[in-house]
Context: one part of a larger RNA
RNA sequence: UGACGGGGGCCCGCACAAGCGGUGGAGCAUGUGGUUUAAUUCGAUGGUACGCGAGAAACCUUACCAGGGCUUGACAUACACCGGAAGCGCCGUGAAAGCGGCGUGGCUUGGCCGGUGAACAGGUGCUGCAUGGCUGUCGUCAGCUCGUGCUGUGAAGUGUUGGGUUAAGUCCCGCAACGAGCGCAACCCCUGCCGUCUGUUGCCACCCGAAAGGUGGGGACUCAGGCGGGACCGCCGGUGCAAACCGGAGGAAGGUGGGGACGACGUCAAGUCAUCAUGGCCCUUAUGUCCUGGGCCACACACGUGCUACAAUGGCCGGUACAGAGCGCAGCGAGGCCGCGAGGCGGAGCGAAUCGCUAAAGCCGGUCCCAGUACGGAUUGGAGUCUGCAACCCGACUCCAUGAAGUUGGAAUCGCUAGUAAUCGCGCAUCAGCAUGGCGCGGUGAAUACGUUCCCGGGCCUUGCACA
Repeated sequence: UGACGGGGGCCCGCACAAGCGGUGGAGCAUGUGGUUUAAUUCGAUGGUACGCGAGAAACCUUACCAGGGCUUGACAUACACCGGAAGCGCCGUGAAAGCGGCGUGGCUUGGCCGGUGAACAGGUGCUGCAUGGCUGUCGUCAGCUCGUGCUGUGAAGUGUUGGGUUAAGUCCCGCAACGAGCGCAACCCCUGCCGUCUGUUGCCACCCGAAAGGUGGGGACUCAGGCGGGACCGCCGGUGCAAACCGGAGGAAGGUGGGGACGACGUCAAGUCAUCAUGGCCCUUAUGUCCUGGGCCACACACGUGCUACAAUGGCCGGUACAGAGCGCAGCGAGGCCGCGAGGCGGAGCGAAUCGCUAAAGCCGGUCCCAGUACGGAUUGGAGUCUGCAACCCGACUCCAUGAAGUUGGAAUCGCUAGUAAUCGCGCAUCAGCAUGGCGCGGUGAAUACGUUCCCGGGCCUUGCACA
């Protein structure tokens, strides 16, 4: 000087408390451990691994296994020699890859292809304890430092401590310090109010129309998206030296309005050699490469993350409303017809404010009457639909039948402070097909916070110290 303390003081955070909903019990989905296996490829492992890399494992992917093949190679550059154009079609063998063969291809140069040779290619082989880059985490925490000066023999201190204040090393006051940098904040984006500009594909107060913004018309309104305004403790009262704090007015909005992007010096030899790049080491008829099939989907178990439930604030049936954000040409696909349905036939319109994909909870009416049920839907049998070369291993969905566990879950444990939790559906990426996951979007819409003693994490000062 730090780190540490079941030392002290001050102060924060859904940290506790207050409250709401869960997890832990059940069935299933998914990841992991373990076990099994020819292989169940590899990595991630307290917090900070475990619906993680993976924003889609039937083939492919694929890195694994078995078998069948290739060897200048699936891919790059360049040289020498020999041969041929390339390409296209076909035959034999074969699971395919491959191997063998036939035919047809215009001549020169170039390009292209094959063979031989020799350079080389190739490696998801090892080392994240050799690395770059990127990332997690402490932590959006308020800290981390420097120049000069001053103090100290020196390490170092001071500044950065102190008194207030703040979300903040935010600002004020004081002070042997005076300044400065990286952080904080602001500048950026979305959202909330207003003005203005522009009105088509958007909108409709007025006129036409039986009706549909349907077409004339209109720019008012909604909306779209460009520019600007608006909030600054600015005003008033109170407290205070000040900074600031409390209350009030006005206002769409207050005291950082709400949300996002943004992550200081550093810590964990944290993570990644399998995104990529890269030193070293290793393989070179194989640790490279091609193919077929299998595996990554196994299953006595154990854990994490989820979905669906155990019902009446509910289930089922009929009727009837209201979104936002997105996506669409090998695409979205309307009206119509067929099918109980998944879906099929057909194809209008739309490269889209024009056309299409679009709500559910809700509301109205009916039914069920507390039961393992008209709850719950696992499992299994049968019949189908769709995608795709192909759904046996191993897809999703539909219909009929079957109807399991489950009656609120031990110890323990998680999330959330407002348009939040809870609950309801919709979209997108990936994608031929496949979503209970991820990322977004809107609808309905709470309860509670006395307080900081305690648990966890953190900040500042101080104290002890046998640690560095």
Small-subunit ribosomal RNA, 3' major domain from an uncultured Campylobacterota bacterium, 468 nucleotides, folded computationally.
The RNAcentral record of the full RNA draws on ENA and SILVA.
Its mean pLDDT, the model's own confidence on a scale to 100, is 86.